[in-house]
RNA sequence: UCAUAGAAAAGGCAAACUUACUUAAAAGUAAGGACGCAAAGCUUCAGGUCUAAGGGGAAAGUUGCUAUGACGGCUGAGCUACCUAU
Numbered sequence: 001u002c003a004u005a006g007a008a009a010a011g012g013c014a015a016a017c018u019u020a021c022u023u024a025a026a027a028g029u030a031a032g033g034a035c036g037c038a039a040a041g042c043u044u045c046a047g048g049u050c051u052a053a054g055g056g057g058a059a060a061g062u063u064g065c066u067a068u069g070a071c072g073g074c075u076g077a078g079c080u081a082c083c084u085a086u
Stems, first nucleotide, its partner, number of pairs: 003086004012037002017032006035073001041079003045076003048071003054066002057063002
C1' cells in the first nucleotide's frame, strides 16, 4: 500500500420523543435526548417506500390518479475513510 474481518481501545453518528422554525404535505433544520449503527460518512444512478401543492378524472361538496417534492437510519450501486488483527 492492497484485500478480508470486526474482539479490543480511542473516538464518531444519533432513532423515537419534546421544543422552536420552514413546508400544501411527506419531510427537513436547530437544541435537548439515545433506539441503535463498522461506514447510521457523502451521492437519487437503479429499484422501492412516503406525500399530492399543482395538474387532471369521477362525483357533489367528496373521492381517488399523478412527482417536478421527500426518504442515504429501505435495498443495491458509486466515491471516501479511523483503529486493530490476518

Predicted 3D model of an 86-nucleotide RNA (c-di-GMP-I riboswitch aptamer) from Sporosarcina sp. D27. Taxonomically the source falls in Sporosarcina (Bacteria, Bacillati, Bacillota, Caryophanaceae). Its mean pLDDT, the model's own confidence on a scale to 100, is 87.